[in-house]
Context: one part of a larger RNA
Order: sequence, then C1' cells, then structure tokens
RNA sequence: GAUUGAACGUUGGCGGCACGCUUUAACCAUGCAAGUCGAACGAGAAAGCACCUUCGGGUGCGAGUAAAGUGGCGGACGGCGGAGUAACGCGUAGGGAUUUACCUAGUAGUGGGGGACAACUCGAGGAAACUCGAGCUAAUACCGCAUACGCUCCAAGGAGGAAAGUGGGGGACCUUCGGGCCUCACGCUAUUAGAGAAACCUGCGUUAGAUUAGCUUGUUGGUGGGGUAAUGGCCUACCAAGGCGACGAUCUAUAGCUGGUCUGAGAGGACGAUCAGCCCGACUGGAACUGAGACACGGUCCAGACAGCUACGGUUGGCAGCAGGUGGGAAUAUUGGUCAAUGGGCGCAAGCCUGAACCAGCGAUGCCGCGUGUGCGAAGAAGGCCCUAGGGUUGUAAAGCACUUUCAGUCGUGAAGAAAACCUGAUGAUUAAUAAUCAUCGGUCUUGACGUUAGCGACAGAAGAAGAUCCGGCUAACUCCGUGCCAGCAGCCGCGGUAAUACGGAGGGAUCGAACGUUAAUC
Repeated sequence: GAUUGAACGUUGGCGGCACGCUUUAACCAUGCAAGUCGAACGAGAAAGCACCUUCGGGUGCGAGUAAAGUGGCGGACGGCGGAGUAACGCGUAGGGAUUUACCUAGUAGUGGGGGACAACUCGAGGAAACUCGAGCUAAUACCGCAUACGCUCCAAGGAGGAAAGUGGGGGACCUUCGGGCCUCACGCUAUUAGAGAAACCUGCGUUAGAUUAGCUUGUUGGUGGGGUAAUGGCCUACCAAGGCGACGAUCUAUAGCUGGUCUGAGAGGACGAUCAGCCCGACUGGAACUGAGACACGGUCCAGACAGCUACGGUUGGCAGCAGGUGGGAAUAUUGGUCAAUGGGCGCAAGCCUGAACCAGCGAUGCCGCGUGUGCGAAGAAGGCCCUAGGGUUGUAAAGCACUUUCAGUCGUGAAGAAAACCUGAUGAUUAAUAAUCAUCGGUCUUGACGUUAGCGACAGAAGAAGAUCCGGCUAACUCCGUGCCAGCAGCCGCGGUAAUACGGAGGGAUCGAACGUUAAUC
C1' cells in the first nucleotide's frame, strides 16, 4: 500500500447492488418448512337454512362436501451444516464387470378366474399413547390359470416367466338398461435402444512431524463356494507365505476438496464466507425394512444421554430447514408478504402444496453513485486568536444582494417484470363419425407479492443534511496558554525535571470525507 463474512470509538443525509452466528455439530417454547390424485376404490358426516309435524321427530338443500381409510406417485429432490475424513474423499485423465422410476423412439401384448384386508358395525382393554377380538366390503391392492418375444437359464434336447383398468364421445347391432360393442386419450405388461442419473476400478496430484522406523494375519496371492445391479478377501473353507516401508510405511497432530478469493510485476504466499460442482452428517452409537433409487434431516427398530407427560403400569421428543428463544461470544437480522414470476411434487386438467424461490423489514458490514447549495459580495464588519501594539489571521468566510431546486417532502401520472392456462373458432391428423381427442394457427376473458414500484410531471423553500483523525522526524500540517520526569503521550526513534511546535486546552492548519480513526488478520 492492498484486502476483510470483521469488531470497537466518535459521527451519520439519500439511493443502487451485494453481504450478515467465523464462537457451543450447545440446548430449544411456538408457528410454518411435503404433499397430491375422486379420471384407481369402497364408504361418507355436521353446523346451518327451508318445509312438514302426532312436538318424539321426519324430508329436502348443505353434499357425494368436510374429515378419515385402501391404492398410486412423491416424501432419496429441494433446504441446512462442515462434526468426521489425509481417503480413490476431492481434482484431473482414463477404464469395463453394472443398474436405472419418471421422459423419448421402436416391437409385441393387455385373455379368463379367485380369495382377502382396511374403512365401517358390534364388543373389550388402557390415565394416555394406542391396542385386541368378531362380522361385512371395493379396487389400477393381492394371488393363481392361459398365452408370449429380438427376454432369462441351458447339458443346445429343452425349461421358465406378464398385465389393470379408468375417463371422453358415439351410428348400426345386442342388452339383465348397469352396459356390451366401436373409437380416442391416459394408463398397464414384456422387451430393445436413447437421454439424463447412479454404482465400481485405475494412473497422477493433494498439510505438518523421524523428539513416530518398522507395520500387517483376511494380512498378500490362488482354488472352490456364497453374496451383490456388478468386479473384487466383499464374505467363507482349504492351500501357499506373502504384502507395505527412508521415493517415508505405521503412528501422531491438523484439515472437508475444488472452481476460485486476497495479495504480488511475476514466481510465489495466504485463504476456501457468499455463488457453483463433488463428498460427508442429521441428538450420540448401531441396524435393517420399503423402494428404480436410502441403510433415509422433518421414516422404522434397538441401545445411550438429555428433556416432557404419567393414574408409576407406561409413553412422547430431536431447528446443522425458515423465523424466533436461552446460552456462549468482541460480534452477526423479522416469530414479515406472496406463490405474481422461475423451479419442484402430484393431477387429463382446473388446481393444490412449496420458509425452494421472488420480495419486503433490520444493519454505513462492504463496494458504487448523489447531495448537504450557486454567483456576486471589502466598511477586509463584529467576535476569537496572535502581536514587535504598527498590525496580522480566521476571511469572500459571514452578513447582504441575485439565483437554482438534485435528493429528502407533498400531490398526481405511470411502464416493464405476463408468457400463459381455461374457454372458443379455423385447418390438419385420427375415426364408421361432421362427435370426442391431439397438433398448428387465430379470437375472447383474465392472472402482480413487490407497490405509496421504476420513470415522468407539478408545488414550496436554501429550505431538512458534516464529521473524524492528525500537525517533533518518518509524514502533509505551528503558535499561545496550562503543567513542571507530575499529569500524561507513544507504531519506531523518543517527548515531559519552569520558555514543551511531542502532555492538556485554545486559535490556526493538514488529510480524508458519510465517513474517519483504532484493534485483529493475510499478502
């Protein structure tokens, strides 16, 4: 000099863009953060309103609504943190023995049956959490049968293996009046390929210590077997006795890695906040289940610590999600708004959910921009300070005169962020069909949290807006008074013991300026 996720002191007008628990991976009250689908399925309230009434009640609407249940898809993404990890964890360059829901393209199929279990009803237990028994029932839930490939296995003969329907529309024909049947859409099954995703293996690189020199028994290799989506001591039985190491094994300490950030002419050095990629973690330790995918933050089980409830038998919880609280600390924000946009989940869709996200609030925490007026104005006013008492300086500074109105203020006007979806018309495809559906093009009607938006216009008036540090040398800027090795200053050299440009005050000056200094830290 540059820099910072900074803090502290003094001061503080506005805006834009960023950033904001670096410490206790400490503990958490409360609310919200993952649901959705009635076009898979059965079932289905209440309040309230109206009418009737024998005053007990009944009927209709509410409503096939709410709330549950079975089932499907999603809760493996998104969000947070950096404890662990010196490792194929990361970075980079490669490899072959793999899997893949949703999506895209292709091929083939979607036939015919069955028995349950929730919900519900009845009964029972329990303080609660919840649980048990009996009975009824549907399905795209579950299970056989049939059929089957360019699928799997094979001793090459053969063997094995699937499915589910739902919705829109409809001319004949049939009908038990539900529908069948036809067609379209969405599904379902088997399989091939793609895309994207994931798993595994290898070369090289990746902090310090030798006051850590030897380490290793599933250890190193082989054979058989098991296991996995898949290779492999991954596991196991047997066999061999290997494997690693001064090119630093092992041990110890420290640490998430990278793109990058800071600095520097560079080489380097230091760092790894925000943003992005990968990894790891979810109170601590362990385990598997489900699933295409987890050994799963807001799932399950076991153990532990802690905390809550308890009728003492038992039972419940996990903010390193967003806010917020306690604690710790020099130190770090609101228990805010909206799904309008972008994106995600579910759904044919309308839509619902979304503390992701977009916004707003707080903070000079940083960077950047703007303002706090402009011109004229010498009787060089008054006052202050200094003085050789003549004067000098503050100083065109003020006053005064003439203007301007950025920003802030008040009133008005007013973009862009909005593309759509839905509905509807035309054309084409499909079809027995002019219906329905799909594609393309057009039309109508709508959708903004921010928001008192940005911008623009009008109004009034210099009106509302300057400080901080320093002045001995380094280092830009000097005098007086007070103090008297005292009080004090100080980054280094050093000042102060009666004329202190170095302490304290004043006047003056210097440098930066909504900041200025100090401390800490890196180059």